Background
Predicted 3D model of a 486-nucleotide part of an RNA (small-subunit ribosomal RNA, 5' domain) from Viscum album. Model confidence (mean pLDDT): 84 of 100. NCBI's taxonomy places the organism under Eukaryota, eudicotyledons, Gunneridae, Santalales, Viscum.
[in-house]
Context: one part of a larger RNA
RNA sequence: GGAUGAACGCUGGAAACAUGCUUAACACAUGAAAGUCGAAUGGGAAGUGGUGUUUUUAGUGGAGGAUGAGUGAGUAACGCAUAAGAACCUACCCUUGGGAGGAGAAAAACAGUUGGAAAUGGCUACUAAUACCCUAUAGAAUAAGGUUGAGGAGAAAAAGGAGGAAUCCCCCUGAGGAGGGGCUUGCGUCUGAUUAGCUAGUUGGUGAGGCAAUGGCUUACCAAGGUGACGAUCAAUAGCUGGUCUGAGAGAAUGAUCAACCACACUGGGACUGAGACACGAACCAUACUCCUAUGGGAGGUAGUAGUGGGGAAUUUUCUGCAAUGGGCGAAAGCCUGAUGGAGCAAUGCUGUGUGGAGGUGGUAGAAGGCCCACGGGUCGUGAACUUCUUUUAACGGAGAAGAAUCAAUGACAUUAUCUGGGGAAUAACCAUCAGAUAAAUCUGUUCCUGUAGCCGCUUUAAUAUAGAGGAUGCAAGCAUUUUCU
Numbered sequence: 001g002g003a004u005g006a007a008c009g010c011u012g013g014a015a016a017c018a019u020g021c022u023u024a025a026c027a028c029a030u031g032a033a034a035g036u037c038g039a040a041u042g043g044g045a046a047g048u049g050g051u052g053u054u055u056u057u058a059g060u061g062g063a064g065g066a067u068g069a070g071u072g073a074g075u076a077a078c079g080c081a082u083a084a085g086a087a088c089c090u091a092c093c094c095u096u097g098g099g100a101g102g103a104g105a106a107a108a109a110c111a112g113u114u115g116g117a118a119a120u121g122g123c124u125a126c127u128a129a130u131a132c133c134c135u136a137u138a139g140a141a142u143a144a145g146g147u148u149g150a151g152g153a154g155a156a157a158a159a160g161g162a163g164g165a166a167u168c169c170c171c172c173u174g175a176g177g178a179g180g181g182g183c184u185u186g187c188g189u190c191u192g193a194u195u196a197g198c199u200a201g202u203u204g205g206u207g208a209g210g211c212a213a214u215g216g217c218u219u220a221c222c223a224a225g226g227u228g229a230c231g232a233u234c235a236a237u238a239g240c241u242g243g244u245c246u247g248a249g250a251g252a253a254u255g256a257u258c259a260a261c262c263a264c265a266c267u268g269g270g271a272c273u274g275a276g277a278c279a280c281g282a283a284c285c286a287u288a289c290u291c292c293u294a295u296g297g298g299a300g301g302u303a304g305u306a307g308u309g310g311g312g313a314a315u316u317u318u319c320u321g322c323a324a325u326g327g328g329c330g331a332a333a334g335c336c337u338g339a340u341g342g343a344g345c346a347a348u349g350c351u352g353u354g355u356g357g358a359g360g361u362g363g364u365a366g367a368a369g370g371c372c373c374a375c376g377g378g379u380c381g382u383g384a385a386c387u388u389c390u391u392u393u394a395a396c397g398g399a400g401a402a403g404a405a406u407c408a409a410u411g412a413c414a415u416u417a418u419c420u421g422g423g424g425a426a427u428a429a430c431c432a433u434c435a436g437a438u439a440a441a442u443c444u445g446u447u448c449c450u451g452u453a454g455c456c457g458c459u460u461u462a463a464u465a466u467a468g469a470g471g472a473u474g475c476a477a478g479c480a481u482u483u484u485c486u
Stems, first nucleotide, its partner, number of pairs: 001486003006482002009479002013353001015351001017349002019346002021311001026309003030306002036062002040060002043057004070264003079189002082186004088181003093177007101135002104132001111124005142153001160169003191235002197227003202224008239261001241259002243254002246251001267286003289300004317343001319342003325339001326337004356389004363382001369380004396421004403413001431474004436455001442469004451458002
C1' cells in the first nucleotide's frame, strides 16, 4: 500500500446493489414455519317446506412430512477433493410388453357404558372402502455371468373412481432409461518425538448367519498374523471444497455471504414405518433443565422465521404477499408454503451523484472583519455581498409502467421506478494532520508543569513537536484510530 461479516471517536444530503450474532451447539415467553385429497370411503353437521343439488370435515384410506430452511458441536476420517471400479437399490418421471377373474372376514368413526383434575383411556354392539385377506392366472424370484436347444417342479399380483357417452385418471406385473443414492480403491489433505512402539475381531482362511450389495459386518473353528522413523499409536487443533484476500510470480493466510459434499437437531441410546430415516417441527427409553397438577400423574425442546433474556467491542422488524420463481397434495378449481418475492432498520461495504455555474467592464480605488507585521504593508481573497443563469437533489402538484406466462382476468412491491409542471440558490461538509521520515507554518498561553508519542523523541521562559487562534496540507459523506491477513 491492499484487504476486513468488523468495532470505537467526531461528523453525516440523496440513490442503486450487496452484507448484517465471528462471542454462549447458552436458556427461551408469544405467533405463525407441512399440509393436502370428498373424483378412495362410511358417518356427523350446516342449509332447504320436502326431494335432489350444494357446503363443511372428526375418523378409516392414499401419496407427501427423508425435500425445502438452519447450524458447524463432533469429525484428521474414503469426511472432503480428484481419478477409477464392481458386488447393489431406486417412490415420483419417461419409453415399452402383458394384465386387472372369482370369493370373504374384520376394525375405527358413530352409538351405549365407564375410569381420570388433566393428558388421555377401558369395555360392549354395528359398519364402508383404492384398508385387510383366501383363491385362479404369469417370459419375473427360487436357481448370483451370458447364449442355444429339450423337458419339468412348486410358492407368489391387482382396485377401483369420474362422466349421459366417447373417454380420462388410478391399480398390478416384466424390461429399458433418466435423475438420485449405498459400497470399494489409488493419490492428496494441519501441529507435536519433551508421544516409539501399537493391535486380539486384531490380520488372513474355512463353514454358517446377515445385508439392496461387497466385506470380521457378525459368529464357531483354524493359522499368527497386521501396522510403524516414508512417523504408527497418543495428544492438540479443525467441518472439507469451488472459492476469498494478498503477491509480478512462487507462495502465505483464510473457508462470512453464493454453490457442492459431510455431520448434527436439549444430552445419550436403540428401533418402527417406508422406495428412502435410525427421521429438526414423528414414536420409545434414560439423564439434566423448565412448566402444569386435585400430588395419583402429565407437558416441552427456535443450530426454521421474527422476537426476549444472557454473553459480548459488536450484528436488524414479534413487517407484507403467495402477484412472480419453485415445492407438496389434488382430475381440476384450489389449499398450504417465515422456501421465496418484497418492504423496514444499520454509512457495514461498494458504485455513481450532489452540496451550485458564469461574470478581469461586479465588488477592485483589493470592502468590512479576523490574523500577522519590520507599521510601509501582507494574508484569508475573486472568496463573499452584488449581477445574471441553472434546478441534479429536496419539498409540493400531475401522469404513470415493465415484471403477467395465457383470449380475458390476475401485481405484494406501489402514494414505486420513470416522465412532467411551477417556484426558489433554494434543503445539504466534515474529519485528520502541519519537527523529521511526510504534503502543509506563524502568533499567543504554559514553563520537565499541563501535556504529546507508531518510531526517533518534544516540553526546565523566545516550544514550527503541549493548548488555543487564524492560516495551510491531505482526504471527502466520510475522516481518523484499533483488530486480523498479506